Transfer RNA from Alphaproteobacteria bacterium UBA2903, 74 nucleotides, folded computationally. The organism belongs to Alphaproteobacteria, within Bacteria. Its mean pLDDT, the model's own confidence on a scale to 100, is 83. It matches the Rfam family "tRNA".
């Protein structure tokens, strides 16, 4: 230098192919059951999707440059 793959709440993923309310599991907050831990159950908060642009009525999504991490080949 050339290619290919990922990037989404605090971790760890899904959702993208087929654009149309951003979700799940652990973790956090309250309550509640327990004499207190665990532990079950109930209920809430937190991201607008790495970044700029662009197509669209509408983009995590389609397209275009970018940054970042891996791989694979010179």
């Nucleotide at each position: 230098c050339g290619g290919a793959g990922c990037g989404u709440g605090g971790c760890g993923c899904a959702g993208u192919c087929u654009g149309g309310u951003a979700g799940c599991g652990c973790a956090c907050u309250u309550g509640u059951a327990u004499g207190g831990g665990g532990u079950g159950c109930a209920a809430g908060g937190g991201g607008u999707c790495c970044c700029g642009a662009g197509u669209u009525c509408g983009a995590a999504u389609c397209u275009c440059g970018g940054c970042g991490c891996u791989c694979c080949g010179a």